[in-house]
Context: one part of a larger RNA
């Protein structure tokens, strides 16, 4: 230096974009950077390694010989790599065309419900529970009927449906806006992969100002349950939940499965597109792409399983693993209003 690994045993960065590097598609030409291969010169001596040989053997030591895997000059080769030049469409883009979509932000509206609020109608109870009792209630509740008021969350459609990098995203219209499929194959011509660093997103909870506050609700209070109950259960209840603007950066942030490409039997649903065929037809049937599921070959795996949406076969990159505990912890650094968040150990110890 090579050799082994990450679904579940230790191991995949939350997620994208993207310097810097690493790798790169098809043909020809050139060049000769690697790369090969010859030749010289060097690569001290000693010592290792052989072979002869001197001490009576041996250790020791003589003489040759080989090695010194290297450098350096120089001739040569030209597949492969690299540098140039030229071209070229399959990898990538972009144009056009009709489609789907809870992608994204803003702004507007709607309906049902649950609070509470006037007023009517009515009278003793509601309410909650395993049973209860705190609590509300003749100052007239609960029920019920009409008005108003406020915030929030959009039942049914609703699907292993669908969109998005990923966190996520569901009432209705309207502006503005990002991607992805299909389908023509018209346009540039490798304009491509991956990505340390680094930029930007990143549920909830949290924090700072400001608003707003219907339900629900940590904290807290009361009632109960218990041996005790700083709980499960009841009855209230603040923060927060919900909205501006700035912040936090973590999750079982999961498929516990990194990206991109490529190739390797199938079967059956489902959603988007487009072709045939054939019809009154938007059905049905063939077929082709691209999405998401379920079974299952071969292979693969310690088993579970997985299996063209691989965890099979390969190739290019990038992160992480290296016995338990101490520890995702301490001290330093970095970021943060803080709460902490990253980065990250040793002493012992079994």
């Nucleotide at each position: 230096c090579u050799g082994g690994g990450c679904g579940u045993a230790a191991a995949g960065g939350g997620u994208g974009c993207g310097u810097a590097g690493g790798c790169g598609g098809u043909u020809u030409c050139g060049u000769g950077u690697g790369u090969c291969g010859g030749a010289u010169g060097u690569g001290a001596a000693a010592g290792c390694u052989c072979a002869c040989u001197g001490c009576u053997c041996a250790a020791c030591g003589g003489u040759g010989a080989a090695a010194c895997u290297g450098c350096a000059u120089u001739c040569g080769a030209a597949a492969c790599u690299g540098c140039g030049g030229a071209a070229c469409u399959u990898g990538a883009g972009u144009g056009c065309a009709g489609g789907a979509g809870a992608g994204g932000a803003g702004a507007g509206c709607g309906g049902a419900a649950u609070u509470c609020u006037u007023g009517g109608u009515g009278u003793a109870g509601c309410a909650g529970u395993g049973a209860a009792a705190u609590g509300c209630g003749u100052u007239g509740a609960u029920a019920u009927c009409a008005a108003g008021a406020g915030g929030a969350a959009c039942a049914c459609c609703g699907g292993u449906g669908g969109c998005g990098a990923a966190g996520g995203c569901g009432g209705c219209u309207c502006u503005c806006u990002g991607g992805a499929a299909u389908g023509c194959u018209a346009c540039u011509g490798a304009c491509g992969c991956u990505g340390a660093g680094g930029c930007a997103c990143g549920a909830a909870a949290g924090u700072u100002g400001g608003g707003g506050g219907a339900g629900c609700a940590a904290a807290c209070a009361g009632g109960a349950u218990u041996a005790g109950a700083u709980a499960c259960c009841c009855u209230g209840g603040u923060a927060g939940u919900c909205c501006c603007a700035a912040c936090c950066c973590u999750a079982a942030a999961c498929g516990g499965u990194g990206u991109a490409c490529a190739c390797u039997u199938g079967g059956u649903g489902u959603g988007g597109g487009g072709a045939g065929a054939u019809u009154u037809g938007a059905c049905c049937c063939u077929u082709c792409c691209c999405g998401u599921g379920c079974c299952g070959g071969a292979g693969c795996u310690a088993a579970c399983g997985c299996g063209u949406u691989a965890a099979g076969u390969g190739u290019a990159c990038c992160g992480c693993c290296u016995g338990g505990g101490g520890a995702g912890u301490a001290c330093g650094g970095u970021c943060g209003c803080a709460a902490g968040a990253u980065u990250a150990a040793a002493a012992c110890u079994c």
Model confidence (mean pLDDT): 88 of 100. A computed fold for a 350-nucleotide part of an RNA from a metagenome, annotated as small-subunit ribosomal RNA, central domain. The RNAcentral record of the full RNA draws on SILVA.